Predicted 3D model of a 466-nucleotide part of an RNA (small-subunit ribosomal RNA, 3' major domain) from a metagenome. The full RNA is in RNAcentral, with records from SILVA. Its mean pLDDT, the model's own confidence on a scale to 100, is 80. Its Rfam family is "Bacterial small subunit ribosomal RNA".
Context: one part of a larger RNA
RNA sequence: UGACGGGGGCCCGCACAAGCAGCGGAGCGUGUGGUUUAAUUCGAUGCAACGCGAAGAACCUUACCAAGGCUUGACAUGUCAGCAGUAGAAUCUCGAAAGAGUGACGACCUGUAUCCAGCCAGGAACUGUCACAGGUGCUGCAUGGCUGUCGUCAGCUCGUGCCGUGAGGUGUUAGGUUAAGUCCUGCAACGAGCGCAACCCUCAUUGCUAGUUAAAUUCUCUAGCGAUACUGCCCGUAAAACGUGGAGGAAGGUGGGGAUGACGUCAAGUCAGCAUGGCCCUUAUGUCUUGGGCAACACACACGCUACAAUGGAUGAUACAAAGGGUUGCCAAAGAGCAAUCUGGAGCUAAUCCCAAAAAAUCAUUCUCAGUUCGGAUUGCAGGCUGAAACCGCCUGCAUGAAGUUGGAGUUGCUAGUAACCGCAGGUCAGCACACUGCGGUGAAUACGUUCUCGGGCCUUGUACA
Numbered sequence: 001u002g003a004c005g006g007g008g009g010c011c012c013g014c015a016c017a018a019g020c021a022g023c024g025g026a027g028c029g030u031g032u033g034g035u036u037u038a039a040u041u042c043g044a045u046g047c048a049a050c051g052c053g054a055a056g057a058a059c060c061u062u063a064c065c066a067a068g069g070c071u072u073g074a075c076a077u078g079u080c081a082g083c084a085g086u087a088g089a090a091u092c093u094c095g096a097a098a099g100a101g102u103g104a105c106g107a108c109c110u111g112u113a114u115c116c117a118g119c120c121a122g123g124a125a126c127u128g129u130c131a132c133a134g135g136u137g138c139u140g141c142a143u144g145g146c147u148g149u150c151g152u153c154a155g156c157u158c159g160u161g162c163c164g165u166g167a168g169g170u171g172u173u174a175g176g177u178u179a180a181g182u183c184c185u186g187c188a189a190c191g192a193g194c195g196c197a198a199c200c201c202u203c204a205u206u207g208c209u210a211g212u213u214a215a216a217u218u219c220u221c222u223a224g225c226g227a228u229a230c231u232g233c234c235c236g237u238a239a240a241a242c243g244u245g246g247a248g249g250a251a252g253g254u255g256g257g258g259a260u261g262a263c264g265u266c267a268a269g270u271c272a273g274c275a276u277g278g279c280c281c282u283u284a285u286g287u288c289u290u291g292g293g294c295a296a297c298a299c300a301c302a303c304g305c306u307a308c309a310a311u312g313g314a315u316g317a318u319a320c321a322a323a324g325g326g327u328u329g330c331c332a333a334a335g336a337g338c339a340a341u342c343u344g345g346a347g348c349u350a351a352u353c354c355c356a357a358a359a360a361a362u363c364a365u366u367c368u369c370a371g372u373u374c375g376g377a378u379u380g381c382a383g384g385c386u387g388a389a390a391c392c393g394c395c396u397g398c399a400u401g402a403a404g405u406u407g408g409a410g411u412u413g414c415u416a417g418u419a420a421c422c423g424c425a426g427g428u429c430a431g432c433a434c435a436c437u438g439c440g441g442u443g444a445a446u447a448c449g450u451u452c453u454c455g456g457g458c459c460u461u462g463u464a465c466a
Base pairs, nucleotide, nucleotide: 001466002465003463004462005461007460008459009458010457011456012455013454015450016449019414020413021412022411023410026306027305028304029303030302031301032300033299034297035296042053043052064292065291066290067289068288069287070286073132077131078130080128081127082126088105092101093100094099108123109122110121111120134281135280137279138278139277143275144274145270146269147268148266150264155194156193157192158191159190160189161170162169163168174185175184176183200258201257202256203255205227206226207225208224209223210222211221230252233246234245235243236242308407312367313366314365315364316363317362318361324355325354326353329348330347334343335342336341374404379399380398381397382396383395384394385393420442421441422440423439424438425437426436
């Protein structure tokens, strides 16, 4: 000087407390461990791995396994030699395919050369040879780049000066204050940098301009440029920073949200995104194909979905969104079917047409507390869709109707348009979403407070630690 303390002081955070909804019990989905397996590819492992890489494993993907093939190779550049019945290739044979053999037919570009050529020269292609290719093989403890975490925490430093023999200190401590090393005052310090804040995007109010769609434009809306909020005013406080309240205002003290992550820590993660040193393989650890596996299942954990019902279930009727996507696409009206879906073909390269029905909600009727008209797992049968292919995908109908009556110890999220409940869309994608990323609708309760738990910041103290 740090680090640590079941030392002290001050302060902060959904950290506790006060509340609300959960998880932990059940069934199912997904991930992981374990076990099994020919293989169940690999990585991620306290917080900070476990709906994570994977924004979507039937084949492909695919890296794993079995079997069958190829060997200058599936891909690149170059050297040397050969090369017109050459390159290519119908057919046939073996085969699961890949591949191997057979080989009717049969080329291209440039030049000689204006035209023609079973071809003269060169090229391309091909064959052979050699350099080499190739490796999702190892090392993230050799690395770059990128990322997580402490943490959007308020810190981390430097120049000069001063103090100290020196390591170092001072500044950065102190008194106030703040979300903040934010600002003020004081001070052997005076200044400065990276962070904080602001500048950026968006939402809320308003003015002007423009307007496709639309009957219409004022409004609404869309999108472009502006305005507005600054402790500006009143009050309080030694003088300041600032603070409680108030006025006006759409908005008030950082207005809400986002982007933005200092010096560093964890030899944190990633050689499988990419790049890359070294090592290793080279008729195989490369590469092609078919099939299988990644989906197994005594079990354990993690994250979700659905429930256990009456604030509910069922049937019928009637409302109100936002944000997105669409030409290999979205697909209307109309018709068929109980339905999934099919037929159909209008419109749309989209504020124009379509996806598209929003759902909770509301209004009626019914069920009357039961393992039920709750709950829907599981299983059987019959269908539909995608795709070359459904045994392993999704959807529909009929039948079946399991566990489950609110969940031990413990544990998670959340402070306002938030939690909770409700649906909608998108990416991935042929098909497949209970996941993820967004969008709106309905819309709470509680916070006395900082004793305690956890994490963090500053000062101080002890130390046989560095």